About this RNA:
A computed fold for a 73-nucleotide RNA from a Bacteroidota bacterium, annotated as transfer RNA. Lineage of the source: Bacteria > Pseudomonadati > Bacteroidota. It matches the Rfam family "tRNA". Rfam classes the family as a transfer RNA. Its family is annotated with triplet codon-amino acid adaptor activity in the Gene Ontology.

RNA sequence: UAGGAUAUAGCUCAAUGGUAAGAGCAGGUACCUUAUACGUACAAGGCUACAGGUUCAAGUCUUGUUAUCCUAA
Repeated sequence: UAGGAUAUAGCUCAAUGGUAAGAGCAGGUACCUUAUACGUACAAGGCUACAGGUUCAAGUCUUGUUAUCCUAA
């Protein structure tokens, strides 16, 4: 420099363009226990990397930018 991939909760990952974006783990509260752990229940935690465009409707399609990774030179 060129090509490709990825970006969603603290972490790891889902979500067919369609009406409240979910799960597991971690953390919190309660129960259980002499206590801890295990187990059970409940709640919390997201403006889906950033800025535009298309659409009645965008996490999803599209353009640019940023960051990381891979390949080639």